[in-house]
C1' cells in the first nucleotide's frame, strides 16, 4: 500500500426502496414460604456525515470501527 467482507437494542441474528421484528437477557405482574421455572405485558436497536427517492436498514459516495487475503 491494494483487493474484499462486515458494522441494527446489553447480547445473537432477520428485515433485497413502503410504520425495523425475533430469540436471549434486563423490568413489571401472576405463581410460590422464598427463589427457580411456567405464564402474560412492558422499555430498549439500523456506526457518523453527506446524496439519489414521495420514501432509505436497504442503492451510491466519504470518514470511522473490525475481520480476511495479497504484497
Nucleotide at each position: 500500500g491494494g483487493a474484499u467482507c462486515c458494522g441494527u437494542a446489553g447480547u445473537u441474528a432477520a428485515a433485497u426502496g413502503g410504520u425495523a421484528u425475533a430469540a436471549u437477557a434486563c423490568c413489571u405482574g401472576c405463581c410460590u414460604c422464598c427463589a427457580g421455572a411456567g405464564c402474560a405485558g412492558a422499555a430498549g436497536u439500523c456506526g457518523g456525515g453527506a446524496g439519489u427517492u414521495c420514501g432509505a436498514u436497504u442503492c451510491u459516495c466519504u470518514c470511522c470501527g473490525g475481520g480476511u487475503c495479497c504484497a